[in-house]
RNA sequence: UCCUUAUCAAGAGUCAGGGGAGGAAUCUGGUCCGUCGAUCCUGCGGCAACCUUUACUUAAAAUGUAUUUUAAGUGAAAAGGUGCCAAAUCCAGCAAGCAUUUAGCUUGAGAGAUAAGGG
Repeated sequence: UCCUUAUCAAGAGUCAGGGGAGGAAUCUGGUCCGUCGAUCCUGCGGCAACCUUUACUUAAAAUGUAUUUUAAGUGAAAAGGUGCCAAAUCCAGCAAGCAUUUAGCUUGAGAGAUAAGGG
């Protein structure tokens, strides 16, 4: 950097230090956050459960016949690898459908984020 799969309306900081003007990925529009110090960096704290560990159930395979492995499912844990801790991925943009005469709703695509696996 690319590909595949899964998830993205839940949850978690009014902490301490640094820093000093922009920030919410990108563009446009909207709406927010920010000198009452944000975004960001460090420390500490926390959330979640993708990988992970573990118990049970089912199925398949192997053999040394009661164990092992694999897959799926349901619980539990949080030591380790990541991730995350304003707002739905803040909302919309493209397509389809529904509704409407003032403008909303639903689904999908695209883009993005994260994880696991692979090139």
Molecule: SAM riboswitch aptamer (S box leader)
Organism: Oceanobacillus damuensis